The RNA shown here (THF (Tetrahydrofolate) riboswitch aptamer) has 94 nucleotides and comes from a bovine gut metagenome.
RNA sequence: CAGAGUAGAUUUGCGUGCGUUAAGUGUCUUUUGAACGGGGAGUUGUCAAAAGAACGAAAAGUUUUACUUGCGGUAUGCAAAUCGCAUCCCGCUG
Numbered sequence: 001c002a003g004a005g006u007a008g009a010u011u012u013g014c015g016u017g018c019g020u021u022a023a024g025u026g027u028c029u030u031u032u033g034a035a036c037g038g039g040g041a042g043u044u045g046u047c048a049a050a051a052g053a054a055c056g057a058a059a060a061g062u063u064u065u066a067c068u069u070g071c072g073g074u075a076u077g078c079a080a081a082u083c084g085c086a087u088c089c090c091g092c093u094g
Base pairs, nucleotide, nucleotide: 001094002093003092008083009082010081011080012079013078014077015076016075017074018072019071020070027053028052029051030050031049032048033047034046038090039089040088041087059069060068061067062066
């Protein structure tokens, strides 16, 4: 000087659920907590929980109360692709 490597994130596909009597998702505020390449530190970034606020939806069919097809920036599992330590110091490979 160059490079590798994590947790994880996003998208798509498939499966299984939940809601469609509106929860969830998304937005804002506050509080608390957690995680963040092999080691150490670590944020104004990330994630989670709680409380509060504003907003807000796609239903249809049938053998009619439970099934089918849809719908939801819905939850989750698996697979693939892409991205990938905020940052600092040390280490590793050449």
Its Rfam family is "THF (Tetrahydrofolate) riboswitch aptamer". Its family is annotated with tetrahydrofolate metabolic process in the Gene Ontology.